[in-house]
């Protein structure tokens, strides 16, 4: 250091479809009442729009998840933090919020069970900490087995 390659209770990620949950909410259209400078994310500005409740009609998206079972694949992938672009909050300038990609940098060998935290609408599902087991790998003790490491790991050839 180069090429080849294993891990599995559903390995890892993912197209097309398809569901649930968001939600009868958001919105819109009609009707009524009460109210008066304020709404539209937050300053300034410019612009639009009466606002606010109830009731009646019609009615979503998006993020987040699950089925599916294509394609890539075995640092597969996932999280966090940092920064840069682009899109959306009416417009413009500066700030926030949220979603995507990037870019460096850290953490996690894998799925899964439980408790607790936090994101979340969420009981779904994702991180994280912490239990006990369970796998695949090396080490070491030893040959029932037991203790311990960590993917920057391990097997094989060269």
């Nucleotide at each position: 250091g180069a090429u080849a390659g294993a891990g599995g209770u559903u390995g890892c990620a993912u197209a097309a479809u398809c569901u649930a949950a968001g939600a009868g909410u958001a919105u819109u259209u009609g009707a009524a009442a009460a109210c008066a400078a304020g709404a539209u994310u937050u300053g300034u500005g410019u612009a639009u729009c009466g606002u606010u409740u109830u009731c009646a009609a019609a009615g979503a998206a998006a993020g987040g998840a699950g089925a599916g079972g294509u394609u890539g694949c075995c640092g597969a992938a996932g999280g966090g933090u940092u920064u840069u672009u682009a899109c959306a909050g009416a417009c413009a300038c500066a700030a926030c919020u949220g979603u995507a990609a990037a870019u460096a940098u850290u953490c996690u060998g894998g799925g899964a069970c439980a408790a607790u935290a936090u994101a979340u609408a969420a009981u779904a599902u994702g991180u994280a900490u912490u239990g006990g087991a369970c796998u695949g790998u090396c080490a070491c003790a030893a040959u029932c087995u037991g203790u311990g490491g960590a993917g920057a790991g391990c097997u094989a050839u060269c």

A computed fold for a 158-nucleotide RNA from uncultured Fusobacterium sp., annotated as Lysine riboswitch aptamer.
The organism belongs to Fusobacterium, within Bacteria.